[in-house]
Molecule: transfer RNA
Organism: Candidatus Absconditabacterales bacterium
RNA sequence: UCCGGGGUAGCUCAGCUGGUAGAGCAAAUGACUGUUAAUCAUUGGGUCGUGGGUUCGAGCCCCUCCCCCGGAG
Numbered sequence: 001u002c003c004g005g006g007g008u009a010g011c012u013c014a015g016c017u018g019g020u021a022g023a024g025c026a027a028a029u030g031a032c033u034g035u036u037a038a039u040c041a042u043u044g045g046g047u048c049g050u051g052g053g054u055u056c057g058a059g060c061c062c063c064u065c066c067c068c069c070g071g072a073g
Stems, first nucleotide, its partner, number of pairs: 001072007010025004019056001027043005049065001051063003
């Protein structure tokens, strides 16, 4: 330099054919109890890597750049 895969909640990851952004774990609060843990319930948490474009509407499509992994040279 070129090719491929990936970047979404604190972490690991879903997100279908473009149509209200989700799960598990973690966290907070409450219940339970000698205490912790476990368990149960509830709650909060997102510029969807950056900047543009297309569209009535973009996590998803197009362009650009950045970062991570793998490959070629």